Molecule: small-subunit ribosomal RNA
Organism: Oscillospiraceae bacterium
RNA sequence: AGAGUUUGAUCCUGGCUCAGGACGAACGCUGGCGGCGCGCCUAACACAUGCAAGUCGAACGGACGAGCGCAGUGCACGGAAUGUUCUCAAGUUUAUUGACAAGAACCUUUAGCGAGUCAAGGCGGGUUUCCCGCCGCAGGCGAGGGGGUUUGGGGCGGCAGCCCCAUUGAGAGCAGUGCGUGCACUGCGUAAGUUAGUGGCGGACGGGUGAGUAACACGUGAGCAAUCUGCCUUUAAGAGGGGGACAACAGUUGGAAACGACUGCUAAUACCGCAUGACACAGCACCGUGGCAUCACGGAGCUGUCAAAGAUUUAUCGCUUAAAGAUGAGCUCGCGUCUGAUUAGAUAGUUGGUGAGGUAACGGCUCACCAAGUCGACGAUCAGUAGCCGGACUGAGAGGUUGAACGGCCACAUUGGGACUGAGACACGGCCCAGACUCCUACGGGAGGCAGCAGUGGGGGAUAUUGCACAAUGGGGGAAACCCUGAUGCAGCGACGCCGCGUGAGGGAAGAAGGUUUUCGGAUUGUAAACCUCUGUUAGCGGGGAAGAUAAUGACGGUACCCGCAAAGAAAGCCACGGCUAACUACGUGCCAGCAGCCGCGGUAAUACGUAGGUGGCGAGCGUUGUCCGGAAUUACUGGGUGUAAAGGGAGCGUAGGCGGGAUUUUAAGUCAGAUGUGAAAUGUACAGGCUCAACCUGUGAGCUGCAUUUGAAACUGAAAUUCUUGAGUGAAGUAGAGGCAAGCGGAAUUCCUAGUGUAGCGGUGAAAUGCGUAGAUAUUAGGAGGAACACCGGUGGCGAAGGCGGCUUGCUGGGCUUUUACUGACGCUGAGGCUCGAAAGCGUGGGGAGCAAACAGGAUUAGAUACCCUGGUAGUCCACGCCGUAAACGAUGAUUACUAGGUGUGGGGGGAUUGAACCCUUCCGUGCCGCAGCUAACGCAUUAAGUAAUCCACCUGGGGAGUACGUGCGCAAGCAUGAAACUCAAAGGAAUUGACGGGGGCCCGCACAAGCAGUGGAGUAUGUGGUUUAAUUCGAAGCAACGCGAAGAACCUUACCGGGGCUUGACAUGGAGACGACCGGUGUAGAGAUACACCUUCCCUUCGGGGCGGCUCACACAGGUGGUGCAUGGUUGUCGUCAGCUCGUGUCGUGAGAUGUUGGGUUAAGUCCCGCAACGAGCGCAACCCUUAUCAUUAGUUGCUACAUUAAGUUGAGCACUCUAAUGAGACUGCCGUUGGCAAAACGGAGGAAGGUGGGGAUGACGUCAAAUCAUCAUGCCCUUUAUGUCCCGGGCUACACACGUACUACAAUGGCAUUUAACAAUGGGUAGCGAAGCCGCGAGGUGGAGCCAAUCCCCAAAAAGUGCCUCAGUUCAGAUUGCAGGCUGCAACUCGCCUGCAUGAAGUCGGAAUUGCUAGUAAUCGUGAAUCAGCAUGUCACGGUGAAUACGUUCCCGGGCCUUGUACACACCGCCCGUCAAACCAUGAGAGUUGGCAACACCCGAAGUCCGUAGUCUAACCUUUUAGGAGGGCGCGGCCGAAGGUGGGGUCGAUGAUUAGGGUUAAGUCGUAACAAGGUAGCCGUAUCGGAAGGUGCGGCUG
Repeated sequence: AGAGUUUGAUCCUGGCUCAGGACGAACGCUGGCGGCGCGCCUAACACAUGCAAGUCGAACGGACGAGCGCAGUGCACGGAAUGUUCUCAAGUUUAUUGACAAGAACCUUUAGCGAGUCAAGGCGGGUUUCCCGCCGCAGGCGAGGGGGUUUGGGGCGGCAGCCCCAUUGAGAGCAGUGCGUGCACUGCGUAAGUUAGUGGCGGACGGGUGAGUAACACGUGAGCAAUCUGCCUUUAAGAGGGGGACAACAGUUGGAAACGACUGCUAAUACCGCAUGACACAGCACCGUGGCAUCACGGAGCUGUCAAAGAUUUAUCGCUUAAAGAUGAGCUCGCGUCUGAUUAGAUAGUUGGUGAGGUAACGGCUCACCAAGUCGACGAUCAGUAGCCGGACUGAGAGGUUGAACGGCCACAUUGGGACUGAGACACGGCCCAGACUCCUACGGGAGGCAGCAGUGGGGGAUAUUGCACAAUGGGGGAAACCCUGAUGCAGCGACGCCGCGUGAGGGAAGAAGGUUUUCGGAUUGUAAACCUCUGUUAGCGGGGAAGAUAAUGACGGUACCCGCAAAGAAAGCCACGGCUAACUACGUGCCAGCAGCCGCGGUAAUACGUAGGUGGCGAGCGUUGUCCGGAAUUACUGGGUGUAAAGGGAGCGUAGGCGGGAUUUUAAGUCAGAUGUGAAAUGUACAGGCUCAACCUGUGAGCUGCAUUUGAAACUGAAAUUCUUGAGUGAAGUAGAGGCAAGCGGAAUUCCUAGUGUAGCGGUGAAAUGCGUAGAUAUUAGGAGGAACACCGGUGGCGAAGGCGGCUUGCUGGGCUUUUACUGACGCUGAGGCUCGAAAGCGUGGGGAGCAAACAGGAUUAGAUACCCUGGUAGUCCACGCCGUAAACGAUGAUUACUAGGUGUGGGGGGAUUGAACCCUUCCGUGCCGCAGCUAACGCAUUAAGUAAUCCACCUGGGGAGUACGUGCGCAAGCAUGAAACUCAAAGGAAUUGACGGGGGCCCGCACAAGCAGUGGAGUAUGUGGUUUAAUUCGAAGCAACGCGAAGAACCUUACCGGGGCUUGACAUGGAGACGACCGGUGUAGAGAUACACCUUCCCUUCGGGGCGGCUCACACAGGUGGUGCAUGGUUGUCGUCAGCUCGUGUCGUGAGAUGUUGGGUUAAGUCCCGCAACGAGCGCAACCCUUAUCAUUAGUUGCUACAUUAAGUUGAGCACUCUAAUGAGACUGCCGUUGGCAAAACGGAGGAAGGUGGGGAUGACGUCAAAUCAUCAUGCCCUUUAUGUCCCGGGCUACACACGUACUACAAUGGCAUUUAACAAUGGGUAGCGAAGCCGCGAGGUGGAGCCAAUCCCCAAAAAGUGCCUCAGUUCAGAUUGCAGGCUGCAACUCGCCUGCAUGAAGUCGGAAUUGCUAGUAAUCGUGAAUCAGCAUGUCACGGUGAAUACGUUCCCGGGCCUUGUACACACCGCCCGUCAAACCAUGAGAGUUGGCAACACCCGAAGUCCGUAGUCUAACCUUUUAGGAGGGCGCGGCCGAAGGUGGGGUCGAUGAUUAGGGUUAAGUCGUAACAAGGUAGCCGUAUCGGAAGGUGCGGCUG
């Protein structure tokens, strides 16, 4: 950074889609480790259980209270118990044993690290017995760690050993009796401590959620002279002296419980008076300073009012008042903050004032009174949606989207309401009430609120543990110790995300095996594996073991980290592979199954489905889905457009608004610059640092583009003032005009009426008919009536804003232009809403009505004709008044201003020149054409811009649905204006290009037509086809271009078909094994035959081993297939068409497809040639070269020929002159002459010539088209078959026959038939399994015969039409079908089913309807001849010659073709495309009698809790007094205002649903027509009216697209 997709291709417009990034994600497959983060987006749904807010005994009275002391009582035990001295023994301690561990001492060792110190040695320097510096580092010392050994302490000793002490045990001696010890109880005292209650502080923090909220809620910046603030800090002052209660407690008592009631006692830092008191507050009046209106601050004076609490044991902590600070909170304001106008008006405490109340405080916050205001197009109100921000994601940025986690603010705590307490709440784990729900209950009543942490159910695609700890950080209480803390720190679960690591490394070719594939050779998987050599990250096991804590205290945690050990062992998947987009093959499937993000794949060879192999991508992940941004300049501020693609309002006037000429001065709102404050932290960014790196974390800096204040500048914009004239306007003088309105007048024409003349038609059409007319039409003459429109002039002429305006005259009236420069002095431009005008059609009322003419009627046309055509004809068209408000209302081009080459017309003015005109020059305003630069996708536009700039308005954002629905406004109605969505498609579209096509145009050609000749179509027959039939009638060919075609020849064979009978390695090929020796041939039997059996006959070579060959048998590979697919193919062929075309290279033009060349002017059979030309050349085609034919020459002379001789005879001699044969040459080229033409090409005429303009004929077929034909000539892929779809045999069939078509033959007769004459004249061919002569036999077919001939030799071989005679127009002396009889030939065999002959029979047919074919000269027509195939069989086919015409004016028309041009909505290309109704299925939507639900308001009723107000019914400790009581004050009760939920009601609004109904959309092969695209067959389209099954038709006006 782009790519795919509209087309045959191109450029553009334009949508759709993809590649990127991100996520609180989910799902599928898979899953090794670690770190750091994150984890109910849905039901603000309901919640079991546990925990989440307590603490203070140093505020208080009580209660409990271990322990200790004293006293008393009771019980038990001991007289050697106990104390002390001595002796002996044992030998570390912890209660025994064992084990383990630790301490101490000694010995030993070194994995990593290592402060330092010491040396040899080396180097260098210096002041050289030495010093200094550097290098060096073997080794030693050295802290800690690991391993091993020993054991009480001290002393003496050289050693052995001994002594002492501590301890224990044993023994002995001595002392002593009311003694000692233990347990239990009681009383008193003391007391650590615990604590229900009173009291204090906290519970308003911390934690959760985002329902509500469009708002001063939030963000940002200001303000409070209108405020409060516990704990904390600082300062100043103080704390005197009294009083009365209430809990707890005790007693009584109610209740199931929750929880109370009464009586009595009591303390305080609880409560209440009194005193003191100002720098406090209030009032009065004064001074100073300042300010922002009310006022604020300071000073001094007077009056009034109000405080306090102690605890502890001495360190302090509390208490009261005042001031200040800090912190926190409250209020106000500027600016910013989503969508809808199909929500345009909203508002009564509403807006303001006065007064009062209330609050910490301002304020309609509340109330009384007064006024009538206030908000709104700069969007009020209403409706919908939504917590806001720092930030996050994306993006180059501007922007867009978003608001999880972290941080700030707000709101909420089951729903609604309310207050209390308090510094702070209208309070998540407080209270009261109401509603819903859940639970308990003894039915009387009670209890509850996880949107705290876990957890449960439910919802959902989806989101975790009923964990550990207060060790750290913070919070509450406390003097503190400490207690509490689901805040928090951690752990658990989850690949949910980010980051890091690993799953091994090196070598290794027999390129193993296996897999896949194959052209069978190989290739690939692939150094991949095996194998060899290594390493040890992670995981595992063992050992050591932190920091986090500066004394103690560690949940995490034996965690991080370190060391050792073993072993390649435990650790890879997912997606894709047609293009976009990196990566290809095989098999399976066969428009099926399926894929697909878009384009699109799949109908038998799928790189697109499924599987496999291979490959590509990413990797502990990979894909999919969803959402957002990007790409998308596809809402365009940066950064788009509007002639034809979507888009300029139908036009004007004009309001708000936006923008605005020259000069000067001032100001400083915008603008620019500087400074200050703020813009929290985190995030992001730069540079550093810490975890081994990274993610992550930390530090510092810049930044946070904003807002506010302030200082300055003054160019530009704004504001104020003065001034100017060029913009604009006015005046004056002229001027053109279908400009408008009204009145009057005029002639031509149509129609009608009257009268005359006149007679049979008129009229109308493609042709007709309806219609009119003998009752006199049409025609014509005269007169009259009436309405409408104004010929010629008339013109891309004029006027008007547009619509529009056309006879003449008059009146009224608008605007323009020119000249002039007298006046005003920016007065201007545009213009949302608004107002006015606005063709035609249409509507209302009243007139009018000649012509025309929707509807309608009739006649035609037609398959139909609700049309086109014709005859009639009503609304309407006309007038007046009033509506409507739309058109292709178009230049498809908004208005205004300025600038930017020209040329040439035309309309209206002015000036110059001219004596004056005309012409000419110049200028202003209009209106056209051409054209440069420039612009444009192109077409095109181009001073009348679609160019270059400026201002303002309007409009567009894929096609369809749809200018539709709903709503609203307007309208009498028709309708107009505004104007969606669901759903659906991947296009719809513009311009241009190449083709193709046209019932478009031009030019040209062809037996294409025309002119002719002969036919076909009618008959009979032959043959082919269709159809039908059949056991089978084998198969193919299908317009031209299938049909006497494959088939150049079906009795068997052929043969592929049918029936029946046989065979199964096979009828045929190759290979293996076995036995054999033949094979071939012959004979016999059975059989329809194939076949079976029997018999006869019977090999070659040899080195003697065998080999060759042959059939037979066996097994398997395989054979075989005229089975399928000609739409898998090769090859071959047909056709357009022997038409003149089809292309390329280079150059040029075009953004490009493409164009040019190849078009044009001539000419030709021809893209043949010439000329011209941005083209110049070239290729395949044309032509020529080839064959044949026509003339001549040369050569040659048998089998040919004969001028000479000869013969019956080219028979023979002689010869090769001639004919002929067959080889080589010549000849023809528009070469020559003339005319025309352009000095060309060429055409025409002529000469010469055998031949004249490619001489005639043939072969030869460009690029391509038709998925043309052929798998049955052959070949061939794939599929199918294998005791059969193969193969053999016999018989049958291909030959059928109501019928239809094609191609031929023979005829219908006299240009003929028959007979006959004798003769005559050809050419091409064929011949040994052959042609077959003469002769003889037969009427004949033929038979016999066998000469000759392997052919210029012999044979087929006779040519026939011709001549002469008869027939005389008839179903005949025409025609010959059919049939009968008798024969011939071929052949194993002529029944199905051959050909021929003779005799007899003698059908249709008398020249052929519509239609249609061939042919332009040796041609048509006609006549015979030959050959291939072939045993036989031709009317067919292919050849050959004989005789031998007619006609062509010409290109209008039919058919086909070529070139140019035009239109196109076609490109599978007109056999195209395509429209609408109807019928069917599905989908979404509108209307709908209604039904039902939600929401927000309104009116009224009821009125809980509660604040406030009132009240003396009742009760009442503190204070007062005049004291058995009263007062002040208070509680309860009651009443009142307000007041939630609830109820009632009528409306509004938004959904859901509804019989039925309407249109719309979609859907391979439904029906009817054919409206559009070509002149689409009636040019189309727009508006309107009307009619019709439907497309649509018609009228009126408009447009050219």